[in-house]
């Protein structure tokens, strides 16, 4: 230099054109003599950034940035 993959909740990851989910974690409650485990609920995300296509974009297209891998 060229090519490919990845970027979504505090962490690990789903999702894939129609106002985003799980597990773990955090908080509150139930329960216990008490703690843990267990059960119920809640908070937390402008889906890396900018632009385009579309009635509508996390998803498609272009660019930028960051991380990983391959080739020379």
């Nucleotide at each position: 230099g060229c090519c490919c993959c990845u970027g979504u909740a505090g962490c690990u990851c789903a999702g894939u054109g129609g106002u985003a989910g799980a597990g773990c974690g955090u908080c509150u409650g139930c329960a216990u003599g008490g703690u843990a485990a267990g059960c119920a609920g809640a908070a937390g995300g402008c889906c890396a950034c900018g632009g385009g296509u579309u009635c509508g974009a996390u998803c498609c297209c272009c660019g930028u940035c960051a991380g990983g891998g391959g080739c020379u």
This is a predicted structure of a 72-nucleotide RNA (transfer RNA) from a Candidatus Micrarchaeota archaeon.
It was read from a public genome assembly.
Its Rfam family is "tRNA". Rfam classes the family as a transfer RNA.
The organism belongs to Microcaldota, within Archaea.